[in-house]
Context: one part of a larger RNA
RNA sequence: CCUACACCUGGACAGAAAGACCCUAUGAAGCUUUACUGUAACUUGGAAUUGAAGUUGGGUUUACUUUGUGCAGAAUAGGUGGGAGGCUAAGAUAAUAUAUUUGAGGAUAUAUAGGAGCCGUCAGUGAGAUACCACUCUAAGUACACUAGGCUUCUAACCUUGAAAGCCGUUAACCGGCCAAGGAACAGUUUCAGGCGGGCAGUUUGACUGGGGCGGUCUCCUCCCAAAGAGUAACGGAGGCGCGCGAAGGUUGGCUCAGAGCGGUCGGACAUCGUGAGGUUGAGUGCAAAGGCAUAAGCUAGCUUGACUGCAAGACCUACAAGUCGAGCAGAGACGAAAGUCGGUCUUAGUGAUCCGACAGUUCUGAGUGGAAAGGCUGUCGCUCAACAGAUAAAAGGAACUCUAGGGAUAACAGAUUCAUCGUGACUGCGAGUUCAUAUCUAUGUCACGGUUUGAUACCUCGAUGUCGACUCAUCUUAUCCUGGAGUUGAAGUAAACUCCAAGGGUUUGGCUGUUCGCCAAUUAAAGUGGUACGCGAGCUGGGUUUAGAACGUCGUGAGACAGUUCGGUCCCUAUCUGCCGUGGG
Numbered sequence: 001c002c003u004a005c006a007c008c009u010g011g012a013c014a015g016a017a018a019g020a021c022c023c024u025a026u027g028a029a030g031c032u033u034u035a036c037u038g039u040a041a042c043u044u045g046g047a048a049u050u051g052a053a054g055u056u057g058g059g060u061u062u063a064c065u066u067u068g069u070g071c072a073g074a075a076u077a078g079g080u081g082g083g084a085g086g087c088u089a090a091g092a093u094a095a096u097a098u099a100u101u102u103g104a105g106g107a108u109a110u111a112u113a114g115g116a117g118c119c120g121u122c123a124g125u126g127a128g129a130u131a132c133c134a135c136u137c138u139a140a141g142u143a144c145a146c147u148a149g150g151c152u153u154c155u156a157a158c159c160u161u162g163a164a165a166g167c168c169g170u171u172a173a174c175c176g177g178c179c180a181a182g183g184a185a186c187a188g189u190u191u192c193a194g195g196c197g198g199g200c201a202g203u204u205u206g207a208c209u210g211g212g213g214c215g216g217u218c219u220c221c222u223c224c225c226a227a228a229g230a231g232u233a234a235c236g237g238a239g240g241c242g243c244g245c246g247a248a249g250g251u252u253g254g255c256u257c258a259g260a261g262c263g264g265u266c267g268g269a270c271a272u273c274g275u276g277a278g279g280u281u282g283a284g285u286g287c288a289a290a291g292g293c294a295u296a297a298g299c300u301a302g303c304u305u306g307a308c309u310g311c312a313a314g315a316c317c318u319a320c321a322a323g324u325c326g327a328g329c330a331g332a333g334a335c336g337a338a339a340g341u342c343g344g345u346c347u348u349a350g351u352g353a354u355c356c357g358a359c360a361g362u363u364c365u366g367a368g369u370g371g372a373a374a375g376g377c378u379g380u381c382g383c384u385c386a387a388c389a390g391a392u393a394a395a396a397g398g399a400a401c402u403c404u405a406g407g408g409a410u411a412a413c414a415g416a417u418u419c420a421u422c423g424u425g426a427c428u429g430c431g432a433g434u435u436c437a438u439a440u441c442u443a444u445g446u447c448a449c450g451g452u453u454u455g456a457u458a459c460c461u462c463g464a465u466g467u468c469g470a471c472u473c474a475u476c477u478u479a480u481c482c483u484g485g486a487g488u489u490g491a492a493g494u495a496a497a498c499u500c501c502a503a504g505g506g507u508u509u510g511g512c513u514g515u516u517c518g519c520c521a522a523u524u525a526a527a528g529u530g531g532u533a534c535g536c537g538a539g540c541u542g543g544g545u546u547u548a549g550a551a552c553g554u555c556g557u558g559a560g561a562c563a564g565u566u567c568g569g570u571c572c573c574u575a576u577c578u579g580c581c582g583u584g585g586g
Base pairs, nucleotide, nucleotide: 001586002585003584004583005582008579010578011577012576015572022407023406024405025404027403028402031397032396035203036202037201038200039199042195043194044193045192046191047190048189049188051154052153053152054151055150056149058147059146060145062143063142064141065140066139068137078136079135080134081133082132085119086118087117095112096111097110098109099108100107101106158183159182160181161180162179166178167177168176169175206218207217208216215235220240221239222238223237224236242388243286244345245344249304250303251302252301253300254299255298257282261275262274263273284293285292287350289348290347291346308331309330310329311328314325315324316323333342334341335340356382357381358380359379360378361377362376364375365374414461415459416457417456418455420454422450423449424448425447426446427445431441432440468543469541471539473535474532475531476530478528481506482505483504484501485500486499487498488497489496508522509521510520511519512518549567550566551565552564553562554561555560
C1' cells in the first nucleotide's frame, strides 16, 4: 500500500415527516363579543277561529237647544251678511215661586196668576242691535246613528276532567261517539307588525413596513435632497392645508414702507407724537414656504357687483381619468373724460369619480288616444367615501385545540459579511509621580489589529442545519494563571510592578441555583483567556426554555393573553460510504 473481519459514531449540512416556530394568502374551520346582517325561541299588539246579553264612561256625523262680561256705554255687544220694521188674544209689559248657570252684576227655562202692550230706527263704540232672518266660531247639553274600549253575566264554538273504573264500540288506561262536571269566547292555533334575541347561522376584521406586531403613515400645497430643461426614491431633512373675505372682489384717482439718528409729560430697549437730509425693499402681502411685487401685487378714498350668461382659436401637463392657461366673438353691464380694465382674490393648498336621492326650471319623451306616473335635459344640493382612483347602504376579536397552501421572496438558532459596540495594542504626551511625561499610571486627539459580546444586514438552509446547561471525550490558539529563561525599576534583602522569550506539562473539591455566570467555604505552584455549529443529543441526560392538562397574580366584557409565577408532561434510528480504533491475510 491492497484486502477482510469485529467495534465506535466526527462527517456525508446522514435517514424519517412538502417545518408544528415565523411570515404570506383579499386560504379554512372550531371559539368569543356591547363587530355586521339575519334567525329559532320568548314577548306585546291587530286580524281570523269568535257567539249572546247587561252596564259604564269616550270619539265622530247630523238635528235641536244653549253659551260668549277689556275700557267707554241703559248693559254680559262671539263673527259676517241681509234688514226697516218685528213679536203679541195660539196671551205682551210688570210680578211671584222653582230649577240650572255665573265673572255674583245678571242670563236662561218652567209653572202660577194676569189682561194689552214690548222692542228697533236717534246719542255713545274700532265694530249696532238677541227687533227679525241666514250662515258660522268657542264652550256645553239632549236625541238618533255609527264606532273603538272597560267591567260583569250567559252557553253553543273551543279547552279540560270523569282508574275511588259514567255508558257504548269492546274481554282495550289509546281513539271515537253519547252523557256528566268544570273553564269559556279567554286560552290554544294560524297570520301580520313591534320589541328582545351569540341560543343558532353566514361573514367581515386594509395596506405600507430593513421579518411581523406595537408606534407612525396613507389625499393636497411649499422648500431641500434633485446631479444649472422636465421628471426622480427612502419609516430622508423641514413646514403647512381640509379655509377666509360682499370686501380682503371690480374700476378710477392718490400715497410710500421698515429701521437708524435727534427732540419730546408719565414712557422704560420697544407704545403714541415731531423731525432736515437720507432711506432699492431689510416693511407689507388674511394663513406655510418658495417665487414675485415700489410703474407697486403694499396702503388708502370715490363709485360699484365682471365673484357675469353663451362660447372659444390655440397651448401646457399627461398611461387613463383628471388638472392648468387662454387671445378673440356675441349678449347685458361696472368704473373711467378717454384709451381702456373687469369671466373673483400676488401666484402655487383650502379637496372627492360614478351610482343613488332631493329641490327649482324646462318649446323634450309620454307603451291605443288625452292626461298622469316615470324618465331625459339645464342649474343647485346631500360623502373626515381622510385607507382621500372612492370593493358593501351595512362588519370587531381570539387561537398554546388548531388546519391547508406556500416562502429561506421573511424572523428566531448556527454560519457568512460588517465591526458601531466590545477586546487588545501602537502614536501623540496635558498631567500625577517631592524634582522628572514615558519605574509606574495617563487626559486629549489619532491609527491599527482581533472576530469571544450586544447589534446591523437578510446571503445558504423553512419538501427541517434539534435549541440552554450538566455528563463523557476532547483538540487547537496564546493576548501565559503556575512551572522555565531574560531585561527595566521610584530593584538594599524578602517580596513586588512592568516588559521580552516560551504552549513541554499542569490548571482543585464542596454548599446554593436548571443555570453558564455569580456568591460563599476550604485548599493549591496555579485554580488562565479564548476558538472548535456559544466543540460534542445517528454519544448520554432533559433540570430550564418551547405544545396539549391545571392553578395564582395581572390584563381583557369575553374567547383568551403575559422574556410573570407554579405542579405535570413519549428524546426514534439494525451504520451504506468516509473517518477512527483493534485483529488477521497478501
A computed fold for a 586-nucleotide part of an RNA from Kappaphycus alvarezii, annotated as large-subunit ribosomal RNA, domain V.
The gene name in the source record is rrl.
It matches the Rfam family "Bacterial large subunit ribosomal RNA".
NCBI's taxonomy places the organism under Eukaryota, Rhodymeniophycidae, Gigartinales, Solieriaceae, Kappaphycus.